A computed fold for a 111-nucleotide RNA from Lutispora sp., annotated as Glycine riboswitch aptamer. Its mean pLDDT, the model's own confidence on a scale to 100, is 77.
[in-house]
RNA sequence: AUGAAAGUUCGCGGGAGAGUUUCUCAUUAGCUUCGCUAAAGAGAACGCCGAAGGAGUAAGGAAUGUAGCCAUACAACGAAACUCUCAGGCAAAAGGACCGCAUACUGGACA
Numbered sequence: 001a002u003g004a005a006a007g008u009u010c011g012c013g014g015g016a017g018a019g020u021u022u023c024u025c026a027u028u029a030g031c032u033u034c035g036c037u038a039a040a041g042a043g044a045a046c047g048c049c050g051a052a053g054g055a056g057u058a059a060g061g062a063a064u065g066u067a068g069c070c071a072u073a074c075a076a077c078g079a080a081a082c083u084c085u086c087a088g089g090c091a092a093a094a095g096g097a098c099c100g101c102a103u104a105c106u107g108g109a110c111a
Base pairs, nucleotide, nucleotide: 006106007105008104011101012100013099014098019046021045022044023043024042025041027039028038029037030036031035047090048089049088053086054084055083056082060077064075065074066073067072
């Protein structure tokens, strides 16, 4: 079972933080024209952020490994919005953990 919780796909809406830093190069534009200025394109340096992903960690105890007569100890396992900052990011756009709604599917609880 006239299908609960939960999960996945697709769509819509919401959704934080941190550089108007310095230098170099390319392109374009302007000008008092051969050198300046401006423009978020690339690279490097320094600084910074945590909410793609990734890594670390507690309590814990059914099972596992080692030591031990036992108790137990150690190892292994063990979550996050916490910690790290590898990756990612620091105008806008995009992305974005997570939240809500809807669609399709899985699921199989109550009675």

It matches the Rfam family "Glycine riboswitch aptamer". Rfam links the family to the GO term glycine biosynthetic process.